[in-house]
Predicted 3D model of a 78-nucleotide RNA (c-di-GMP-I riboswitch aptamer) from Rubrobacter tropicus. RNAcentral holds the sequence, with entries from Rfam. The prediction has a mean pLDDT of 85.
RNA sequence: ACGAUAAGGGCAAACCCGCCGCGAGGCGGGGACGCAAAACCACGGGCCUCCAGCGCGGGAGGCGGCCGGGUUACCGAA
Numbered sequence: 001a002c003g004a005u006a007a008g009g010g011c012a013a014a015c016c017c018g019c020c021g022c023g024a025g026g027c028g029g030g031g032a033c034g035c036a037a038a039a040c041c042a043c044g045g046g047c048c049u050c051c052a053g054c055g056c057g058g059g060a061g062g063c064g065g066c067c068g069g070g071u072u073a074c075c076g077a078a
Base pairs, nucleotide, nucleotide: 002076003075010035011034015030016029017028018027019026020025033065039071040070041069043068044067045066046063047062048061049060050059051058
């Protein structure tokens, strides 16, 4: 670098319950659609929320399970 119908493990979508948040959403429990980085970082793009604005555009946030980039990592067939 690559990724098996390998081995041992890991994570956990939708949905339900509780709590937090104006919201997007987050955390915990249950639950598994999936995942070889579904580990970490909002750096570029994208999407979403709130605020103010006639508009151009701006401010504050969310999503890492949308794509790219950076960092680190288990196993070992072809």